[in-house]
RNA sequence: GAUUUAUAAAGAAGCGCUGAGAGACAGGCUCUAUGAAGCGCUAGCAACCUAUUCAGUUGAAAUAAGGUGCUAAUUCCUGAUCCCAACAAGUGUUGGGAGAAUAUAAAAC
Numbered sequence: 001g002a003u004u005u006a007u008a009a010a011g012a013a014g015c016g017c018u019g020a021g022a023g024a025c026a027g028g029c030u031c032u033a034u035g036a037a038g039c040g041c042u043a044g045c046a047a048c049c050u051a052u053u054c055a056g057u058u059g060a061a062a063u064a065a066g067g068u069g070c071u072a073a074u075u076c077c078u079g080a081u082c083c084c085a086a087c088a089a090g091u092g093u094u095g096g097g098a099g100a101a102u103a104u105a106a107a108a109c
Stems, first nucleotide, its partner, number of pairs: 001109001003107006013042005021031003025079004043071003048067002050064004075101001081098007
């Protein structure tokens, strides 16, 4: 890097160095010298993998926290396409759902 599966309305930040950008992409909107991003330290959240116990062969539960992950805003909002409802009659508007995209984990390549 491409693939498959699962999850994404909950949760959880301080300090130091440094110094202008950041929120994936586009548009919007927002954060930011009352200090962005990055790096380091400490703390925390969660429970995918993992360990133990119960149980028993699928699966589910409890506890822990070793490997990841995460700690502004629902994945900040919308965004291919399809379906449903209402309105409109211009093939559109609004709302809902699926889906796409993205992120993370795990697996195998």